Predicted 3D model of a 75-nucleotide RNA (c-di-GMP-I riboswitch aptamer) from a Campylobacterota bacterium.
[in-house]
RNA sequence: GUGUGUCAAAGCCAAACCUGUUGCGAGACGGGGACGGAAAGCCACGGGUCUCACGCAGACAGCCGGGCCGCCACA
Numbered sequence: 001g002u003g004u005g006u007c008a009a010a011g012c013c014a015a016a017c018c019u020g021u022u023g024c025g026a027g028a029c030g031g032g033g034a035c036g037g038a039a040a041g042c043c044a045c046g047g048g049u050c051u052c053a054c055g056c057a058g059a060c061a062g063c064c065g066g067g068c069c070g071c072c073a074c075a
Base pairs, nucleotide, nucleotide: 002075003074004073005072012037013036017032018031019030020029021028022027035062041068042067043066045065046064047063048060049059050058051057
């Protein structure tokens, strides 16, 4: 550097639900929590879903594809 994610280990993230704040809303953020995740890290580029005050507007990266970067193990 490339490939793979069966076993092990180190650490990481955190669905539902409860709760505080915030937003018209989809949702977001903090705390608790743990269903899961090998990119469940980042980016709305294509598709998709959702919201709205329907506009030169928004939300979802834990829906799929794509791009960038990266841990561990093995080959």
The sequence was found by an Rfam model in a public genome assembly. The coordinates come from a structure-prediction model, not an experiment, and the mean pLDDT is 86. Lineage of the source: Bacteria > Pseudomonadati > Campylobacterota.